The RNA shown here (c-di-GMP-I riboswitch aptamer) has 101 nucleotides and comes from Gorillibacterium massiliense. Its mean pLDDT, the model's own confidence on a scale to 100, is 82.

RNA sequence: AUCUAUAAAAGGCAAACCCAGACGAAAGUUGGGGACGCAAAGCCACGGGUCUAAAGUAUCAGUUUAUACCGAACUGAUGCCAAGAUAGCCGGGCUGCUGGC
Numbered sequence: 001a002u003c004u005a006u007a008a009a010a011g012g013c014a015a016a017c018c019c020a021g022a023c024g025a026a027a028g029u030u031g032g033g034g035a036c037g038c039a040a041a042g043c044c045a046c047g048g049g050u051c052u053a054a055a056g057u058a059u060c061a062g063u064u065u066a067u068a069c070c071g072a073a074c075u076g077a078u079g080c081c082a083a084g085a086u087a088g089c090c091g092g093g094c095u096g097c098u099g100g101c
Base pairs, nucleotide, nucleotide: 003100004099005098012038013037017033018032019031020030022029023028036088042094043093044092046091047090048089049086050085051084056080057079058078059077060076061075062074063073064072065071
């Protein structure tokens, strides 16, 4: 240095759940507790998957304006949609402790 994780040591991380007058529209994140697990459960949303749908957009309905309609604005319902989230879903990239060969 490559490969590797059967055993040991030193440490590390922390699912579910609980708490928060912390962030977010939500998914989720953050902090405290907690411990199911993890040898990259360290870092990166690059590819796929999954979750969410505020904004946007489409349709429908209503209201207002105008009123002859068209139109415009607003509100609501439904659909679509990632530029949001997930690295503890998989792949990929970067880095790394200890031991073994």
It was read from a public genome assembly, where an Rfam model found it. Of the family's consensus pairs, 95% are formed in the model.